[in-house]
Context: one part of a larger RNA
RNA sequence: CGUAGGAAGUUUGAAAGGAGCUGUCCCCAGUACGAGAGGACCGGGAUGGACAUAGCUAUGGUACAUCUGUUGUCACGCCAGUGGCACAGCAGGGUAGCUACCUAUGGACUGGAUAAACGCUGAAAGCAUCUAAGCGUGAAGCCAACCUUAAGAUGAGACUUCCCACUCGAAAGAGGUAAGACCCCUUGUAAGUGACAAGGUUGAUAGGUCAGAAGUGUAAGCACGGUGACGUGUUCAGCUGACUGAUACUAAUAGGUCGAGGA
Numbered sequence: 001c002g003u004a005g006g007a008a009g010u011u012u013g014a015a016a017g018g019a020g021c022u023g024u025c026c027c028c029a030g031u032a033c034g035a036g037a038g039g040a041c042c043g044g045g046a047u048g049g050a051c052a053u054a055g056c057u058a059u060g061g062u063a064c065a066u067c068u069g070u071u072g073u074c075a076c077g078c079c080a081g082u083g084g085c086a087c088a089g090c091a092g093g094g095u096a097g098c099u100a101c102c103u104a105u106g107g108a109c110u111g112g113a114u115a116a117a118c119g120c121u122g123a124a125a126g127c128a129u130c131u132a133a134g135c136g137u138g139a140a141g142c143c144a145a146c147c148u149u150a151a152g153a154u155g156a157g158a159c160u161u162c163c164c165a166c167u168c169g170a171a172a173g174a175g176g177u178a179a180g181a182c183c184c185c186u187u188g189u190a191a192g193u194g195a196c197a198a199g200g201u202u203g204a205u206a207g208g209u210c211a212g213a214a215g216u217g218u219a220a221g222c223a224c225g226g227u228g229a230c231g232u233g234u235u236c237a238g239c240u241g242a243c244u245g246a247u248a249c250u251a252a253u254a255g256g257u258c259g260a261g262g263a
Stems, first nucleotide, its partner, number of pairs: 001152001005163007015149004021049007033038001051106005059100004066093005071086006110144003117137004164262001166175003180258004184200005205251003208247005214240003221234005
């Protein structure tokens, strides 16, 4: 820009793409078969590998604004308590998130038309013959079925709901609006920018605060015990990023722009 008014939402599916793999074991059955050795078809069940998609409840990894321990050194006047630097100084843990070694799911079932092949009926050719007319069975393959995209499918589809037939102009057209949308702002389940999604005071969108979860592991100060290093008590303490909930304290204020009149 188009889809002959303007919007919001829900969809149909022409067409396209993806997927399509396979092992082992058990039962049938030591049966059929076979002198024996050996050893099935058909059918049913279990469990894997690789691959694909999704996810973080659990198991692990990581976790550079989390907690603790600790070495050297410097600083805060000193003690104590802290902070800086040393690969994140080193070491031990670890939430959210991300992630695999982890978890979940998938290949299927089924139908149609067939290939090779196997048939039925059957002449040409009194027989025979699956073929010439006609009719079947039949594959991981083909067409559907499963998953995804999809009406620019210009053949531009369908349904539901909302807004209304304004003003100027001879007309072309222009203007202010409606429903609605955007700019702008707070953001994340989204993210290269756009986009998408949640919100913008008729508000829990983010921050803060409070409470909880979770992590670390018992803070500082004081008291007591010990010559002392230190130990014990107060104290399952103190501290804490992302997680959950509550709460308008702070910030989403104010404002602006676009947008039909139905050839």